Small-subunit ribosomal RNA from an uncultured bacterium, 1452 nucleotides, folded computationally. Model confidence (mean pLDDT): 83 of 100.
RNA sequence: GACGAACGUUGGCGGCGCGCAUAAUGCAUGCAAGUCGAACGAAGUCCCACCCUUCGGGGUGACGACUUAGUGGCAGACGGCUGAGUAACGCGUGAGUGAUCUGCCUUUGGGUAGGGGAUAACAGAGGGAAACUUCUGCUAAUACCGCAUACGAUCCACGGUGUAGAGGCCGUGGAUGAAAGGUGCCGGGUAACCGGUUUCCGCCCUUAGAUGAGCUCGCGUCCUAUCAGGUAGUUGGUGGGGUAAUGGCCUACCAAGCCUUAGACGGGUAACUGGUGUGAGAGCAUGACCAGUCAGAGGGGGACUGAGACACGGCCCCCACUCCUACGGGAGGCAGCAGCAGGGAAUCUUCCACAAUGGGCGAAAGCCUGAUGGAGCGACGCCGCGUGAGGGAUGAAGGCUUUAGGGUCGUAAACCUCUUUUCUCAGGGAAGAGCAAGGACGGUACCUGAGGAAUAAGUGACGGCUAACUACGUGCCAGCAGCCGCGGUAAUACGUAGGUCACAAACGUUGUCCGGAUUUAUUGGGCGUAAAGGGUCCGUAGGCGGUUCGGUAAGUCUCCUGUGAAAUCUUCAGGCUCAACUUGAAGAGGUCGGGGGAUACUGUCGGACUUGAGACUGUUAGAGGCAAGUGGAAUUCCCGGUGUAGUGGUGAAAUGCGUAGAUAUCGGGAGGAACACCAGUGGCGAAGGCGGCCUUCUGGACGAUGACUGACGCUGAGGUGCGAAAGCGUGGGGAGCAAACAGGAUUAGAUACCCUGGUAGUCCACGCCGUAAACGUUGAGUGCUAGGUGUCGCGGGUAUUGACCCCUGCGGUGCCGCCGCUAACGCAUUUAGCACUCCGCCUGGGGAGUACGGUCGCAAGGCUAAAACUCAAAGGAAUUGACGGGGGCCCGCACAAGCGGUGGAGCAUGUGGUUUAAUUCGAUGCAACGCGAAGAACCUUACCAGCUCUUGACAUCUUCGGAACUUUCUAGAGAUAGAUUGGUGCCUUCGGGAACCGAAUGACAGGUGCUGCAUGGCUGUCGUCAGCUCGUGUCGUGAGAUGUUGGGUUAAGUCCCGCAACGAGCGCAACCCCUGUCCUUAGUUGCCAGCACGUAAUGGUGGGAACUCUAAGGAGACUGCCGGUGACAAACCGGAGGAAGGUGGGGAUGACGUCAAGUCAUCAUGGCCCUUAUGGGCUGGGCUACACACGUGCUACAAUGGGCUGUACAGAGGGUCGCGAACCCGCGAGGGGGAGCCAAUCCCACAAAGCAGCUCUUAGUCCGGAUUGCAGUCUGCAACUCGACUGCAUGAAGUUGGAAUCGCUAGUAAUCGCAGAUCAGCACUGCUGCGGUGAAUACGUUCCCGGGCCUUGUACACACCGCCCGUCACACCAUGGGAGUGGGUUGCAAAAGAAGUGGCUAGUCUAACCUUCGGGAGGACGGUCACCACUUUGUGAUUCAUGACUGGGGUG
Repeated sequence: GACGAACGUUGGCGGCGCGCAUAAUGCAUGCAAGUCGAACGAAGUCCCACCCUUCGGGGUGACGACUUAGUGGCAGACGGCUGAGUAACGCGUGAGUGAUCUGCCUUUGGGUAGGGGAUAACAGAGGGAAACUUCUGCUAAUACCGCAUACGAUCCACGGUGUAGAGGCCGUGGAUGAAAGGUGCCGGGUAACCGGUUUCCGCCCUUAGAUGAGCUCGCGUCCUAUCAGGUAGUUGGUGGGGUAAUGGCCUACCAAGCCUUAGACGGGUAACUGGUGUGAGAGCAUGACCAGUCAGAGGGGGACUGAGACACGGCCCCCACUCCUACGGGAGGCAGCAGCAGGGAAUCUUCCACAAUGGGCGAAAGCCUGAUGGAGCGACGCCGCGUGAGGGAUGAAGGCUUUAGGGUCGUAAACCUCUUUUCUCAGGGAAGAGCAAGGACGGUACCUGAGGAAUAAGUGACGGCUAACUACGUGCCAGCAGCCGCGGUAAUACGUAGGUCACAAACGUUGUCCGGAUUUAUUGGGCGUAAAGGGUCCGUAGGCGGUUCGGUAAGUCUCCUGUGAAAUCUUCAGGCUCAACUUGAAGAGGUCGGGGGAUACUGUCGGACUUGAGACUGUUAGAGGCAAGUGGAAUUCCCGGUGUAGUGGUGAAAUGCGUAGAUAUCGGGAGGAACACCAGUGGCGAAGGCGGCCUUCUGGACGAUGACUGACGCUGAGGUGCGAAAGCGUGGGGAGCAAACAGGAUUAGAUACCCUGGUAGUCCACGCCGUAAACGUUGAGUGCUAGGUGUCGCGGGUAUUGACCCCUGCGGUGCCGCCGCUAACGCAUUUAGCACUCCGCCUGGGGAGUACGGUCGCAAGGCUAAAACUCAAAGGAAUUGACGGGGGCCCGCACAAGCGGUGGAGCAUGUGGUUUAAUUCGAUGCAACGCGAAGAACCUUACCAGCUCUUGACAUCUUCGGAACUUUCUAGAGAUAGAUUGGUGCCUUCGGGAACCGAAUGACAGGUGCUGCAUGGCUGUCGUCAGCUCGUGUCGUGAGAUGUUGGGUUAAGUCCCGCAACGAGCGCAACCCCUGUCCUUAGUUGCCAGCACGUAAUGGUGGGAACUCUAAGGAGACUGCCGGUGACAAACCGGAGGAAGGUGGGGAUGACGUCAAGUCAUCAUGGCCCUUAUGGGCUGGGCUACACACGUGCUACAAUGGGCUGUACAGAGGGUCGCGAACCCGCGAGGGGGAGCCAAUCCCACAAAGCAGCUCUUAGUCCGGAUUGCAGUCUGCAACUCGACUGCAUGAAGUUGGAAUCGCUAGUAAUCGCAGAUCAGCACUGCUGCGGUGAAUACGUUCCCGGGCCUUGUACACACCGCCCGUCACACCAUGGGAGUGGGUUGCAAAAGAAGUGGCUAGUCUAACCUUCGGGAGGACGGUCACCACUUUGUGAUUCAUGACUGGGGUG
């Protein structure tokens, strides 16, 4: 895009079309084929005339009309319906008929004479329920039968002529063969009837035509080879029969043919065509309506009649079914029009009319016609029209949404004006009809008038493809879905709503066909790696084929001609208002037939040629093949000698062998198998493959030479050979090796890898098998298309005899590399390039190289080779990452080397778990766990119990009142409630206002409620690792690459060099801060060298500005200098100088990104949720629980120590709600006290380890300090749950810590104390800082962990915590096998035999003709034979369904 459609929702009108696709299932009822009286006899009715009459009527006649059962004629072979069968001369197309027929019609010529015998109707008599039928008698014809005549008819004979052939045509002779009348007119007759007639219609013979039909032939016409052989009247001939006619069409005899891989035979499916749908076309699909042909008429068979049938509405028989029946017997055939039942997703009225067109009959009038013309039903299709038009912004109400302002539906509506297609009513009213009348449609089309916006819009979609987006609901549920895919709490994808988009009386869905699909490729594809080259050679058919000349004209090309029905299609015109539709004209349409011509190419015939191919001569190389012989090394075994305890084997072992003497070693022997070195991307062969040496036989290849044959060639479906290894059969052989098997190890296991043994087999002969990653994953042949460089074989040139080198030719075999090709990788004269020829093969993955069938095989199995079902991928090449028990380079307290710890103890602290009314919440590998928390007794506090408040503890607005505020008392656990005292302030335009308090109302407040996976911000981590990118250019089809890789170097993508790259950005470094040296400036609260004063002593004082220090500014370090190394580089190594040397040390500083990392409980915030509670207040409790587990710490276990006494030296901080001195009291915590200090001034504040001395002497201790008791201190409203500290007493575990594990590279570890934040107080052993004392070690980068760069493999990309294989278990699905079972179709061999036809027959009967009258001819009936439908039997084949059980497969 299309449809004979169907379904869902919806539905106003008209025109034109179309409408059982399924059950060729069965059918009630009515109709669909009759007509002719001008063929015939007869009967009846009416009219007329006459007669009779009982007035009812009856009779007679007509040369009156009408009706019709019968005889007879023509038509029922057309028209209408259907598509079952048919793969066929059925259909299409084009020929032939010299092998034929043709009623009615047209046409030519002639005739129509004269006779005969019957029979229906009818009458009578029977039978039967009926259908129907029997007998007797009468009668007519255009019914039937002789006879006459007849031609140009038919047959026979002869002659001529004709053709490719033939039964053609012409002539002569002989034989045979016809007929029917009717009507009109005229005449005659009483009538019956007779005669005439060129009125018309008939009849017979005949000529030609037209129409229709029969038969024959060429070509075309579906799938299947898992159908390969078929055939016995089969193929042909002769004679005969039969037919309109040819013919095995039939028959007898003879011959043995005929068809077939160009697909016979068989199976399946199917009516064919013009056309129709689609497509650019080629094609593909299809065959409704309309038209042509064929076939069929309930299933099967058969003939009759006829011009025509083997006959839809005819006959006979069989079968099935239905109906009637008196049970004896009968009737029927809608695949005609309507209609019914059934089937089905599904397909109409039991309508009107013969007015038109056509058909039958008839002389005609006419009759018949479910053909046809019309109407009805159905949105089934195509086409057309309408459902209103213009104005109308307060952008109404309402809906939806919102950032709350608005936006949108939307000029849409309302409202105003207008129109009337459609609709309703009324009036008129056709054409369609020729020649008077006659119109089903139809009071229809159309015209006119009136009325009134009146009667008329839906469907689907809105994630992408694909035009159209928001809100709410839902929460991997419900659901959607054509493909991809949506849905797990912010869904443009589900459902609803609003809006939007598309089409519109329709719109979607489903089904089918074509297209897109170059996705079967003729046009127009491929086969190295994506599916795909046969394992290989030879070769049959076939296909293709070198140069030249001539003939021919089959292919090819051109012209003419015939045909290609109409409709359809295209174009141009015409008619319905337009269109659909329809009319006319032209065009188009074939692998078609005939004729004329052309001859380049192909074919064919003939002649010639040599370059393709072959053969000859004499060479060359070779693991080419077959057979026989032969050689040495080695292994093993046997015998003997020497010799002694092991050997062997492995990662390490063990099994094994060995004191019965192994292994080792020497000598001898046996036997089998394989051939080291040479040996080589060397050679040979078609491939498989081939390796010691010698010999026989033998195949192929190459180089050279010139003479020979003369296209002899290439490929190759089928076919025949060859064909590794394993395997099979028979017989040998058997050293080594070695499936199976056994043992030992390894392991969680180890039916493996390793070890010790070991049988088939490996070897030989003969015969099978016929497959391999049989691979160059690359079929064979030929020609052409840059080179370079090896190697094998053979030549030529040059030179001087020769060899090498050099130049060059041919043939093989490798590597590199242009053009070109390729998706890329790559190939590239050994092609995957450019072309030609032939063969094989492919068409998504799985199922499956499987099943079934066939075939081969001894078997194993091979070859050929599907389907159901299932998935939306499977696959190739390349790219970027990530990963690897891959590689290279490098780094890091990563390992190693060291020092000190943790893990064991007690305690502290955090977490898990458990418990609880609650033990609030968060953090969970590194990167949670002394974390948020730099302070949980109340508060904090978020948790629990109880008591309370409801515009609220807090914000804004409105109204009212009151200054605010404050004293005291009562109740209560308190919040709170009640009572009570004092107090009237500020500004003012005198109205009031500001701040504050109380009350009321509702908007709202409030939430540490949820979502860190909706977010912002902040933070952790990889990681202070050296990386991450961009612009332009270049390369690539592209993803991407290059730059950023490489060579060096660095802490560093740091720098240098090189380079299709050149630059740049974020990172690194530097800039900043602290610290280390110096200088300048400034000197108080700091300092005090010198001067002076003073003190017991002290910068205490005057003063000083040097020093220290303070705090501001500078200097200094840059690989700058020297030497070496390095590439004349960057840089590195060493040195000098210097306070400091190669980043001096430390800090701050954290690229692109990763982890949906952490945080909604800091804060902010979307959405959701609560609103007399999930909000607010209060009291008490809890966060402090305790069988247990883990993390982080402290204190220890002691002598490098504990205790006591004495004594020395810091830095950095803090302090007014504060630090708090001196002094006094207390053993002490502390108390009293209050100087000084808002701090370089005063205070906290004595630093401790250290040093000096004494003691303890290895012990659960003078170690260790937990726990507990008593007594106190301090803070605070309050130390019970639940604070710290002090004194006295008590004195637990613990004697250096398993597996494992952590930190640290220098002022570091270790060790020692000090300060601060938080804070009323406090656990601090935590945290953050500060200084004191102050080490050891680093060979080195193999390994563990983490990281960086390059490279490699990858089936990973959620990226190895990846992916993924098979069994087993369960569910479902399709399928194979299966004892069988049940159907369908069919072969063969038989049986059977209705109706019918043909043959035979004289049993019976018999009008026409003949007769010698006896009969005969002929016919009918009967009998019989042949053929044959139904049916039956036996035995096969094939197909479908089903089947206990069973096999594998698919999905989950």